The prediction has a mean pLDDT of 87.
Predicted 3D model of an 86-nucleotide RNA (c-di-GMP-I riboswitch aptamer) from a soil metagenome.
The RNAcentral record of the sequence draws on MGnify.

RNA sequence: GACAAAGGCAAAGCCGGCGAAAGCCGGUGACGCAAAGCCCCGAGGCUACCGCACCUGGUUGGUGCUACGCCAGUCGAGCCGCCGAA
Numbered sequence: 001g002a003c004a005a006a007g008g009c010a011a012a013g014c015c016g017g018c019g020a021a022a023g024c025c026g027g028u029g030a031c032g033c034a035a036a037g038c039c040c041c042g043a044g045g046c047u048a049c050c051g052c053a054c055c056u057g058g059u060u061g062g063u064g065c066u067a068c069g070c071c072a073g074u075c076g077a078g079c080c081g082c083c084g085a086a
Stems, first nucleotide, its partner, number of pairs: 001083001008033002013028006031073001037079002041076003044071003051065005
């Protein structure tokens, strides 16, 4: 980063599975992506099982807070990578 070339990845939806959930895996499918390759180092966002506090006469249940969970297709940083026009 080009009306280039060779390729690559795969959103939403649907099907099956895992998970409390966020979300993830596989199949299908392409919204798009010059890093939509890797990586939680910084920021940001999502969920709240467990835990804490409160409400409830009790049980059940409810509310609030909270990552150890999650998001790399939310940014930034780091590392690796195809081509070679302006």